Predicted 3D model of a 72-nucleotide RNA (transfer RNA) from Peptococcaceae bacterium BRH_c4b. Its Rfam family is "tRNA". Its family is annotated with triplet codon-amino acid adaptor activity in the Gene Ontology. The source organism's lineage runs through Bacteria, Bacillati, Bacillota, Clostridia and Peptococcaceae. The coordinates come from a structure-prediction model, not an experiment, and the mean pLDDT is 85.
[in-house]
């Protein structure tokens, strides 16, 4: 330098045009002498950045940034 893949909650990930979600973690309450487990409730997101397409974009297209793999 070229090709490919990935980027979504604190972590690991799902979702691939029309409601942003799960598990774990965290906070509060219940249970316990206490902790853990278990039950209930809740908080937590510029969906990497910018632009484009569309009535509508996390999702499609382009560029860029970061990470990983391969080739040179």
């Nucleotide at each position: 330098g070229g090709g490919c893949g990935c980027a979504u909650a604190g972590u690991u990930c799902a979702g691939c045009g029309g409601g942003a979600g799960a598990a774990c973690g965290c906070a509060c309450g219940g249970u316990u002498c206490a902790c853990a487990u278990c039950c209930g409730u809740g908080a937590a997101g510029u969906c990497g950045u910018a632009g484009g397409u569309u009535c509508a974009a996390a999702u499609c297209c382009u560029a860029c940034u970061g990470c990983g793999c391969c080739c040179a």